Annotation:
The prediction has a mean pLDDT of 75. GlmS glucosamine-6-phosphate activated ribozyme aptamer, 148 nucleotides, folded computationally. Rfam family: glmS glucosamine-6-phosphate activated ribozyme aptamer. From the family's description: This entry contains a glucosamine-6-phosphate activated ribozyme that is found in the mRNA for GlmS. GlmS is an enzyme that uses fructose-6-phosphate and glutamine to generate glucosamine-6-phosphate. The ribozyme catalyses self cleavage of the glmS mRNA that is thought to regulate GlmS activity.
[in-house]
RNA sequence: UUUAUCUAUAUAGCGCCUGGACCAUUUUGGUUGACGAGGGCUAGAGUUAUCGAAGUUUUCGGCGGAUGCUCUAGUGGUUUGCUUAAAACCAUAGGAAAAAUUAAAAAGUAGUAGUAAUGCUAUAACAAAGAUUUUUCCAUUAAGCUAA
Numbered sequence: 001u002u003u004a005u006c007u008a009u010a011u012a013g014c015g016c017c018u019g020g021a022c023c024a025u026u027u028u029g030g031u032u033g034a035c036g037a038g039g040g041c042u043a044g045a046g047u048u049a050u051c052g053a054a055g056u057u058u059u060c061g062g063c064g065g066a067u068g069c070u071c072u073a074g075u076g077g078u079u080u081g082c083u084u085a086a087a088a089c090c091a092u093a094g095g096a097a098a099a100a101u102u103a104a105a106a107a108g109u110a111g112u113a114g115u116a117a118u119g120c121u122a123u124a125a126c127a128a129a130g131a132u133u134u135u136u137c138c139a140u141u142a143a144g145c146u147a148a
Base pairs, nucleotide, nucleotide: 014064015063016062017061019060020032021031022030023029024028035052036051037050041074042073043072044071045070046069047068075091076090077089078088079087081145082144083143084142085141094138095137096136097135098134099133100132101131102130108123109122110121111120112119113118
């Protein structure tokens, strides 16, 4: 260094390219082909799987995958003493409202590799969904137990 075996490990807006576009040293070879944020209880089925940024000549088109959503079944829990059941809810947990916090990368610039398309590295700025925290209001039924 290569091969084989074994073990471990969430790459998931992720991987791939037969079209297109682009480049070249052109019988071919290469580049591009979604920018980040957010997202995971288990199994099955269905489904064009959330959010914004940039852009309006390709972030076009196709294939695969996927933490989304809906339904079914199940596991473990949360809901102001405990247990069981119901109801609601979650995979840090009852419902409603308000406030605060958290907030990106690409594009650009610089460096670097390449003949080039373009890639890689560093870096100022600018989101939304969402998440977290705090405050206020409203909070559920039945049975049993414990304490005051």